[in-house]
RNA sequence: AGAGUUUGAUCCUGGCUCAGGAUGAACGCUGGCGGCGUGCCUAACACAUGCAAGUCGAACGGAGUAUCUCACGAUACUCAGUGGCGCACGGGUGAGUAACACGUAGCUUAUCUGCCCUCGAGUGCGGGAUAACGUCUGGAAACAGACGCUAAUACCGCAUAAGCUCCCGCUGGACAGGAAGGUGGGAGAAAAGGUUUACUGCUCGAGGAGGAGGCUGCGGCCCAUCAGGUAGUUGGCGGGGUAAUGGCCCACCAAGCCGACGACGGGUAGGGGGUCUGAGAGGAUGAUCCCCCACACUGGGACUGAGACACGGCCCAGACUCCUACGGGAGGCAGCAGUGAGGGAUAUUGCACAAUGGGGGCAACCCUGAUGCAGCGACGCCGCGUGGGUGAUGAAGGUCUUCGGAUCGUAAAACCCUUUUCCCCGUGACGAGACAGGACGGUAGCGGGGGAAUAAGCCUCGGCUAACUACGUGCCAGCAGCCGCGGUAAAACGUAGGAGGCGAGCGUUAUCCGGAGUUACUGGGCGUAAAGCGCGCGUAGGCGGUGGGGUAAGUGACUUGUGAAAAUGCCCGGCUAAACUGGGCGAGGUCAGGUCAGACUGCCUUACUAGAGGGUGGUAGAGGAGUGCGGAAUUCGGGGUGUAGCGGUGAAAUGUGUAGAGAUCCCGAGGAACACCAGUGGCGCAAGCGGCGCUCUGGGCCACUACUGACGCUGAGGCGCGAAAGCGUGGGGAGCGAACGGGAUUAGAGACCCCGGUAGUCCACGCCGUAAACGAUGCCGACUCGAUGUUCACCUGGCGCAAGCCAGGGGGGUGUCACAGCUAACGCGAUAAGUCGGCCGCCUGGGGAGUACGGUCGCAAGGCUAAAACUCAAAGGAAUUGACGGGGGCCCGCACAAGCAGCGGAGCGUGUGGUUUAAUUCGAGUCUACACGAAGAACCUUACCUGGGUUUGACAUAGCGGUGGUAGGGAACUGAAAGGGGACCGACCUUCGGGAGCCGUUACAGGUGCUGCAUGGCUGUCGUCAGCUCGUGUCGUGAGAUGUUCGGUUAAGUCCGAAAACGAGCGCAACCCCCGGCGUUAGUUACACGUGUCUAACGCGACUGCCCGUGAGAAACGGGAGGAAGGUGGGGAUGACGUCAAGUCAGCAUGGCCUUUAUAUCCAGGGCUACACACACGCUACAAUGGGCGGUACAAAGGGGAGCGAAACCGCGAGGUGGAGCCAAUCUCGAAAAGCCGUUCGUAGUUCGGAUUGCAGGCUGCAACCCGCCUGCAUGAAGCCGGAGUUGCUAGUAACCGCGCGUCAGCCAUAGUGCGGUGAAUACGUUCCCGGGCCUUGUACACACCGCCCGUCACGUCAUGGGAGCUGGUCAUGCCUGAAGUCGGUCAGCCAACCGCAAGGGAGCAACCGCCGAAGGCAGGGCUGGUGACUGGGACGAAGUCGUAACAAGGUA
Repeated sequence: AGAGUUUGAUCCUGGCUCAGGAUGAACGCUGGCGGCGUGCCUAACACAUGCAAGUCGAACGGAGUAUCUCACGAUACUCAGUGGCGCACGGGUGAGUAACACGUAGCUUAUCUGCCCUCGAGUGCGGGAUAACGUCUGGAAACAGACGCUAAUACCGCAUAAGCUCCCGCUGGACAGGAAGGUGGGAGAAAAGGUUUACUGCUCGAGGAGGAGGCUGCGGCCCAUCAGGUAGUUGGCGGGGUAAUGGCCCACCAAGCCGACGACGGGUAGGGGGUCUGAGAGGAUGAUCCCCCACACUGGGACUGAGACACGGCCCAGACUCCUACGGGAGGCAGCAGUGAGGGAUAUUGCACAAUGGGGGCAACCCUGAUGCAGCGACGCCGCGUGGGUGAUGAAGGUCUUCGGAUCGUAAAACCCUUUUCCCCGUGACGAGACAGGACGGUAGCGGGGGAAUAAGCCUCGGCUAACUACGUGCCAGCAGCCGCGGUAAAACGUAGGAGGCGAGCGUUAUCCGGAGUUACUGGGCGUAAAGCGCGCGUAGGCGGUGGGGUAAGUGACUUGUGAAAAUGCCCGGCUAAACUGGGCGAGGUCAGGUCAGACUGCCUUACUAGAGGGUGGUAGAGGAGUGCGGAAUUCGGGGUGUAGCGGUGAAAUGUGUAGAGAUCCCGAGGAACACCAGUGGCGCAAGCGGCGCUCUGGGCCACUACUGACGCUGAGGCGCGAAAGCGUGGGGAGCGAACGGGAUUAGAGACCCCGGUAGUCCACGCCGUAAACGAUGCCGACUCGAUGUUCACCUGGCGCAAGCCAGGGGGGUGUCACAGCUAACGCGAUAAGUCGGCCGCCUGGGGAGUACGGUCGCAAGGCUAAAACUCAAAGGAAUUGACGGGGGCCCGCACAAGCAGCGGAGCGUGUGGUUUAAUUCGAGUCUACACGAAGAACCUUACCUGGGUUUGACAUAGCGGUGGUAGGGAACUGAAAGGGGACCGACCUUCGGGAGCCGUUACAGGUGCUGCAUGGCUGUCGUCAGCUCGUGUCGUGAGAUGUUCGGUUAAGUCCGAAAACGAGCGCAACCCCCGGCGUUAGUUACACGUGUCUAACGCGACUGCCCGUGAGAAACGGGAGGAAGGUGGGGAUGACGUCAAGUCAGCAUGGCCUUUAUAUCCAGGGCUACACACACGCUACAAUGGGCGGUACAAAGGGGAGCGAAACCGCGAGGUGGAGCCAAUCUCGAAAAGCCGUUCGUAGUUCGGAUUGCAGGCUGCAACCCGCCUGCAUGAAGCCGGAGUUGCUAGUAACCGCGCGUCAGCCAUAGUGCGGUGAAUACGUUCCCGGGCCUUGUACACACCGCCCGUCACGUCAUGGGAGCUGGUCAUGCCUGAAGUCGGUCAGCCAACCGCAAGGGAGCAACCGCCGAAGGCAGGGCUGGUGACUGGGACGAAGUCGUAACAAGGUA
C1' cells in the first nucleotide's frame, strides 16, 4: 500500500466483498507448565442458608459468673439496658435521567460544616424524671400495658459572658448606592464530667484544613413524518420557608416568557478520565481501575442528625414471599459466597484480619465478604517446553508414476548428549520500618537424585491468498467471504498422500474501527453516470467596492492559573527477561485571567465614485392587458346550372347521392385560426408571444451626463407567475376530435387505416400547479488566443440628388468553427462544462418507490413532503470491435429476371422416416442427412437375432514347467456345422548345447462395448467468396484505430492516385496438368515401306505488346489491326484467418470408462430384402420431332492372365461348343446410338406404355425358398404431360444419344465415375427472393435476431400496506375517594421540671379539622405495539398460459 466482482473487450461511475487490528466474548476440534490480569454484557428476575457495622465499664445504674474475704465488701470477666460516637464511610448496581446529571472554566457580598489543627474565653449553683430492675396483666407469636424503685457526660432551671446574636445612633465606603469593618448605647443566649495526676472530655467565640449545598458561561445523541409550546406559566410587590439565592411555596398585580442558533414532543442513553481503531482529522465505545451522578422490592413521606429523605433505619400504600392458634405478624443479596430462572455465555456457600485502610475505645482490644490471599475457566496478555547432535541402504511402509522413478525424508531406526518441564528427597524465604506475631505457605527460590523420559494440534491448498496430486461422487451428495464450483477425468464436494500457515492453540460466529476519498473539515460531486428547485420577487441569514481616523470582539504574540491520579509517549529502575510494576519528564483544552500588537475581518465615524441607482436624448421588438376592424379557407343554410355518382383506401367497405349528391355560380350565417412576409430573425424571468388599428402598460439597448453616494450579490422559509390535460359556474361551438358507434385489417384487433362523433379545444370568472417545464447546464461578478455569420441601435470615413449602399470602430443580443484549458469519453470552449470568488438548491448502489403511513394543499382528479421490511451483485454513463435491422449507399453470384429441360401426379428402382419384428445391426438429420458411409448384404461380408459349442482363447508377446512317433495330416463313428473322436501316415533348422512347434500354467489376449462434448488424422460447409493478419511508426487514458478508409478500376485487398503511414505474411493472380495453333525429335503400332493422320517428348506462341478514343499526362476501360487463340483463351488441380463443441471412437490411431466361461470367439439357420403409410434421389413413360421393321454411316475413352476371348458350328434367344490371338497403339471386349434412306402405324389407353403375373429356359455360384441376373412365349396395370410449390443450366453449355470403367463369382447399377456423338434458346436489367463483399447508421443484441425482452393470468414461498374489529404498553388531562406525613388551625382530653403559696398560667402530648398528597376508581383522549375474516400491490422461484409493448425506422419512431 491494495485486491476481486457489471463488459466480447475498454475507460469511468458505483455498490457489494476480502486481506488488518480489536473484544468482559461464545461455539467446534485440541490441550503440557508458569506469571500477571480478568470472569452475568441476558431477568434493576425471584431468593434457602451463613456472613457483610459495630464499639465504648475511663459516662451511668444494675445483673450474672469466678477469685479473695468470717462477713461487709473488693477484684477480674461477661451481659442486656440508659448514655456517647459510628451507622450519610466503605461495598453493589446502571433501572431512571438529554438534566447544571456530567466535563471544563468561573461565581457564592446568597451558604453550612461532627470528628481534626491553631488561637481566645469559660467549666459556678440547683432541680425533676426515666429505662434497666421488681410485681401484676394481655398475646400463639411479634410484642404490649399498668403500678413501683433508681443513676448519669440523659433532661431542665438559675448565675456569669465577649470581638456571638438582635435593636438603635455615628462612621465606613467594594458596588448595581449601601456590604464587610470600626465605634457608642441597650437587650439576649453556655457548660459535664471521667479515670487518675497526667491527661482526656464539655461550653462560647474566631480562624484553618478537608467536605458539602447553590448559581453561571461553554461543550458532548437521533427524529421536523414532533412547529409551535407555556397558567406558577414570565415578571413585580409583600409574606412563608431554608444553612442559603430563587415561583422553591402562598396572596395580590401586570401579561408576559420560550422557539428554525430547533422551543415543545417522541426515541435512545448514566456522564467523564479513558478504551479500540485510524497517517491524521475522525469513527465507534464507556467491562475491569479512578472521579462524579443516580438508585436500593415498586411508589410516597418525613423523623433523627454536623451531614440522609438514609442499601443491611422508621411510617404509609401496592405487588410478591413466608409464619400463624386466623385474632394477627415477618421480609427485601443492584454487599460476599451460594440457589433457581433466563441465556450462546460468566467462578468457591474457601482462608485470614498477617499487611493496607476504616469504625469505636485512653488503651489492651473488638468489628471489618473493604482488603490481602487461595480455588475454578487457554477468557486475555506474556514467557517456557514437548528434546539436541550425528545419521543414506536414501530401510520398511504410505502416496503418485511416463514403471525409469519421484516423494514423505535426516524424517525414522541406530549411536552420542542434555534435563527446562516432570517425579522423589532435602533445605527454605522477603513481605514484619524496636521484641514477638504470616492467611498466602512447607509456597517461591535453592541443593541432590532419576530418566528422552510426562507433553501437538488446528485451519487451509480455484482466484483474491502462501500451499497439488490421486481416488470416490456425477447439478447427486455437498461447498461457498465475493466471484462462483458439482450434469463421468472436479487442484473448488468427500477421503488419502503431499504441501502452506499458525502453534497450546487453531478455526468459526457476533460486534467495532480500518481499507471506504463510499457523507469528502482535512478530502467528493450534480450537461449525458445519482444529483440545478419550471420561473421570478423577496424575508431571515451568508457574503460584500476605494481612502482616512478610532476601537480591540475575531486574529496573533507573551505570561499566569488550571486541565486529579491511573492510562498513553520518552528516560531510569524492580521481579532472571517479558507481561506486570515503581519513579521522573513530557503531552493533553474551541478553557479562564492579564499584558502587548493593530495587518486582515468585525464595530463606530468621516470622505470618495469605478459597483448599483438616477437624469436627458434616441431606438428595435409576435413583451403584456383591453377594445374594434379585415380578408382567405372549412362547414352549414337559401337559390341557380347540372346528372350519376361522390367519398375513401394498400385494396375495400361503412358513409353519402335520382327526395338530385359530388362538381360549378351567387347570396347569407357562424365559429376558430391568421397563408405569403418568416429568418439557428425578434421580444419576454420562465410558461410563452405571429392579420390590422386604437387605448393603457412593463422591460431592454445605445449616446451624452455637471445627480445620489455602496444604496450591492445571493436567498432557507414566504409570496406571485406558471404549457397541455383536467375541475366548477355560465356562454359559445365552424373545423378538429379522447370516449363511443360503424367499416376494414387480423389467428384475434379492445389498435394502427377509413366513415361518423360526445366531452374538450374557444370566451368570462374561479380552481388545479404538473411536464423530456431541456441548454436534461441555478443566480451574480471578474479574468483568459482567434475566425466567421446574423440582428439592433450608435460613432467615423467613402459613394449617392435621395431612399440608401460600402468599409472601419466600440457596444447589446443570437449562431457556427476552433487554440489553450477542462472532461470517463462524448464533448464544452468569452453565451464555458476553462481559471477564480459569493450565495442558494440537490446527490450518495439497483429494485421495493416517488410507493405506504403521517402531515399539509385541493371540489375532485390529484399535488407537495417522504420511509421501512424484503430482495439483487449489480443497476448505470461514454466509447470500441463485431453481429443484426421489415436502416441507407456501392457491388457481385444461374440470386432474380429472360430462356431451355425437368421434379412435384403414374409405375418401377434405390435411400430415409415410421411401423412391424426374435432381429429387421450401426452411423448420417436444414442448406452441409435421405442412389450418403455401401466402388456390389443369397452363405461369407455381418457388427443384429435364435440355437449349439470353446475359455490363455480365432490373433500377439514374455516367464516357468512339460513333450520325441513331437509338430502336421487324418479314415471309421457322432453331429446341422463348429466340435468331439482317434486307426494310420508322419516332418524342419542346428555351431549338436539347442531352436521352432505343441501341451500345461502365469502374465495377458480380445471387444464394430460407451464417450466425435476427452482426442489425432481426415472430411463437409460458408467459399474460389476476397478476404484474414503482422512488424515498426503514429493517434487514443484504454478497448482499439490507422495501414485495410477515400477517388477511380478490377474476376480479385487487381492495379493506379490520394492519404500518418511505411513495409511484410497467409490468401488472389502466376508457377503445375489437360484441350486448342505451329515447330523440332523419335517412330513400336497405323498405312501405300516411305511418310507422319497419329502416338509422346521437348519447345515456340498472348504480353493490353501495337494503333485510335475515353480517363487525371495514372491504373484501367471501349474499339481496331494482326493472329489458331485477345484482354483470366476453355477445363482441372489448388480451398487464407476462421465458423458450425458440424461429421466420423464403425476405416485407422488414441486417453478414460466398462466387460473377462463373456459385451470375447467358433458354427448353423434367420435377419439387414418386413409393409397400412410419408418423404428424398432416380429410371421408364404418357407418344407421330414418335413406335415397329429393313438397309446404311461416323466415335472417344477405357478394361483384359484364376483375364479378354476371335473365326467356325449349335440354339428363336439368353447361351453353349470351340479355342486362334493377346501380358496387348499389334489380339480382344466391339455392335456405338441418336443420325441418314425406305416402309408401316394415324390419335386410338393405341403397333403408345411397359408394370404385374404364368409357363419354359440360360448363367454364376457349395447353395438362387426366404433373396440373383438374363432369355423366349404369354399376360398386358397405372399413366393422355402432372396442385401449391420446386431444381439444374449462360456454349460445345443445357437437352438428347449411346460407349466404357471401378466394385464384382454373380448381381438387384435406373447408382457412381469417365468418354465421345448431335447440339440449342436467353440474359432488358438489378426493383424484388436467396447467399455474399465493402462503406455507413441505429442498437437495451455479444450463446450475437432462432438475440433480447414486457405485462396479465396460474402455482409456491416471504416480508409489507389497508381492514369490521379484538387486545397490550405508555403519556398527560378532568372528576371522585384519599394512606402516611410536614405545615396550619382547633384544643373541652392528658400533662414531672419553669412562673405562681395556691387556684391557675405557659409550654408540651394526644385527638379532631383544613391545604397538599402516593395510590385506587370513573371518563374521554394522544402516542406506540401485537393480532384479524377479507383485501391491495411488492419481491423471489431451470424449463406453465396468453399475447408482442420496448431494443434496428422493433415493423404505427
Source information:
Small-subunit ribosomal RNA from a metagenome, 1453 nucleotides, folded computationally. It matches the Rfam family "Bacterial small subunit ribosomal RNA". Model confidence (mean pLDDT): 87 of 100.